[in-house]
RNA sequence: CUCGGUCAAGGGCAAACCCCGUGAGAGCGGGGGGCGCAAAGCCGACGGGUCCUCGCCGGAGAAGCCAUCCGGACGGACGGCCGGGCCGCCCGA
Numbered sequence: 001c002u003c004g005g006u007c008a009a010g011g012g013c014a015a016a017c018c019c020c021g022u023g024a025g026a027g028c029g030g031g032g033g034g035c036g037c038a039a040a041g042c043c044g045a046c047g048g049g050u051c052c053u054c055g056c057c058g059g060a061g062a063a064g065c066c067a068u069c070c071g072g073a074c075g076g077a078c079g080g081c082c083g084g085g086c087c088g089c090c091c092g093a
Base pairs, nucleotide, nucleotide: 002093003092004091005090012037013036017032018031019030020029021028022027035080041086042085043084046083047082048081049078050077051076052075056072057071058070059069060068
C1' cells in the first nucleotide's frame, strides 16, 4: 500500500417502541431502550431513490378573491435506501 473480517481484545454507534421538547408535515433534538452496524465516522457541495406540502408555482367549476380539491419542485426531510468523495481503530493475509 492492497485485500479481507473466520478468531481475540478494548471500545464506538444505536432501529422499533416509550417519555419530554420542537415543526404545517416528512421529520428533528434530549432521555430511556437495543434491532442491528466494520465505517450505522464525516460530507450532502454530487447522481439516483423514497417521503412531506405551511408558504410558493401551476391547474379545477362561475369574472375575481377566499375556502376546497388536484398536481409540482426551483422548497424541504431521510442518508440505518443505493451509488459517490474524504478520513480512520484492532486483527489477519

c-di-GMP-I riboswitch aptamer from a Gemmatimonadota bacterium, 93 nucleotides, folded computationally. It was read from a public genome assembly, where an Rfam model found it. Its Rfam family is "c-di-GMP-I riboswitch aptamer". Rfam links the family to the GO term cyclic-di-GMP binding.